[in-house]
RNA sequence: UUCGAUAAAGGCAAACCCGGUGAAAACCGGGGACGCAAAGCUAUGGGUCUACCGCUGGUGUAAGAAUUCAGCCACGACUGCCAGGCCGCCGAAA
Numbered sequence: 001u002u003c004g005a006u007a008a009a010g011g012c013a014a015a016c017c018c019g020g021u022g023a024a025a026a027c028c029g030g031g032g033a034c035g036c037a038a039a040g041c042u043a044u045g046g047g048u049c050u051a052c053c054g055c056u057g058g059u060g061u062a063a064g065a066a067u068u069c070a071g072c073c074a075c076g077a078c079u080g081c082c083a084g085g086c087c088g089c090c091g092a093a094a
Base pairs, nucleotide, nucleotide: 001093002092003091004090011036012035016031017030018029019028020027021026034080040086041085042084044083045082046081047078048077049076054072055071056070057069058068
């Protein structure tokens, strides 16, 4: 530098269940293993998810307000979607 075996020392932990936080996405702890050679760290680019608040339209009303419904929206979330950045165990080959 390139690579990852059926080796070895180890590591992480999807779905699901229980408890907690949150409006939600999701996250944290415990159990649990589908998988993972960066499934270590990082929301930087793309992507995806959510929508408390906000905006628009409807509902509602004499007109408003409250209510409620739909759409839009990231500054919220995901690194176990792809790429980038940083760091790294064991081994093989050169």
Description
Predicted 3D model of a 94-nucleotide RNA (c-di-GMP-I-GGC riboswitch aptamer) from an Anaerolineaceae bacterium. The model forms 95% of the base pairs in the Rfam consensus. The source organism's lineage runs through Bacteria, Chloroflexota, Anaerolineae, Anaerolineales and Anaerolineaceae. Model confidence (mean pLDDT): 86 of 100.